[in-house]
RNA sequence: GGGCCCAUAGCAUAGUCAGGAUAGUGCGGUCGGCUUCGGACCGAUUGACAGGGGUUCGAAUCCCCUUGGGCUCA
Numbered sequence: 001g002g003g004c005c006c007a008u009a010g011c012a013u014a015g016u017c018a019g020g021a022u023a024g025u026g027c028g029g030u031c032g033g034c035u036u037c038g039g040a041c042c043g044a045u046u047g048a049c050a051g052g053g054g055u056u057c058g059a060a061u062c063c064c065c066u067u068g069g070g071c072u073c074a
Stems, first nucleotide, its partner, number of pairs: 001073007010027004020057001028046006050066005
């Protein structure tokens, strides 16, 4: 330098193939209940589509570029 794959809350992950309206779940954090206290359990709450642009009525999803990571060829 060429080709391919990946990037979604603090962590893990579904949704991407086939666009559809509030992005779901578990763990975690916070508050409350329960408990002598804590843990466990129960309830509530918190927080995300790597960045930019394009297509479209509508983009996490399709297209382009960039950034980061991985595999591979030379």

A computed fold for a 74-nucleotide RNA from Candidatus Woesearchaeota archaeon UBA119, annotated as transfer RNA. Its mean pLDDT, the model's own confidence on a scale to 100, is 81. NCBI's taxonomy places the organism under Archaea, Nanobdellati, Candidatus Woesearchaeota. It was read from a public genome assembly.